[in-house]
RNA sequence: UGACGUUCUCAGGGCGGGGUGCAAUUCCCCACCGGCGGUGUUUGCGCGGGCGACCGCGCAUCAGCCCGCGAGCGCCCGCUUCCCCUGGGAGCGGGGUCAGCAGAUCCGGUGCGAUUCCGGGGCCGACGGUAUAGUCCGGAUGAGAGAGAACGCUG
Numbered sequence: 001u002g003a004c005g006u007u008c009u010c011a012g013g014g015c016g017g018g019g020u021g022c023a024a025u026u027c028c029c030c031a032c033c034g035g036c037g038g039u040g041u042u043u044g045c046g047c048g049g050g051c052g053a054c055c056g057c058g059c060a061u062c063a064g065c066c067c068g069c070g071a072g073c074g075c076c077c078g079c080u081u082c083c084c085c086u087g088g089g090a091g092c093g094g095g096g097u098c099a100g101c102a103g104a105u106c107c108g109g110u111g112c113g114a115u116u117c118c119g120g121g122g123c124c125g126a127c128g129g130u131a132u133a134g135u136c137c138g139g140a141u142g143a144g145a146g147a148g149a150a151c152g153c154u155g
Base pairs, nucleotide, nucleotide: 004152005151006150007149008148009147010146016030017029018028019027031135032134033125034124035069036068037067038066043060044059045058046057047056048055049054064123065122072101073100074098075095076094077093078092079091080090081089082088083087105121106120107119108118109117127138128137129136
């Protein structure tokens, strides 16, 4: 330094103002927020080269809407219970094969190179509850993409 193993730790943000109304952080007008890995022309630091503008290398950093992943629902499986019992409803647990809900970006500029930078405009956001919710409450003191540390083993 690399691969593998074990353990531990960490791992999500946001309704402020106004309007209508019996009632809305749910509707309407304005506002606010952006998980994880990759890519990356950004930014910072270091080293090297150049008279210099700058160039190269290393490390860190840099996309909600480019590629992929995660939680949730669906789906599938099991159990419990109920009903009008070849079937169906409700609840709980499990799976992560399927990828259905399920997602959303364009224009201009710079440049060898950008849907990532700069400027402008636009768009998206599980389920249950409740006056219709990305922002409230709940499952959740949960789960988890993954990140880090320590130790072990091998080369």
The RNA shown here (FMN riboswitch aptamer (RFN element)) has 155 nucleotides and comes from Endosaccharibacter trunci. The model forms 100% of the base pairs in the Rfam consensus. It matches the Rfam family "FMN riboswitch aptamer (RFN element)". Rfam's curators write: The RFN element is a highly conserved domain that is found frequently in the 5'-untranslated regions of prokaryotic mRNAs that encode for flavin mononucleotide (FMN) biosynthesis and transport proteins. NCBI's taxonomy places the organism under Bacteria, Pseudomonadota, Acetobacterales, Acetobacteraceae, Endosaccharibacter. The prediction has a mean pLDDT of 75.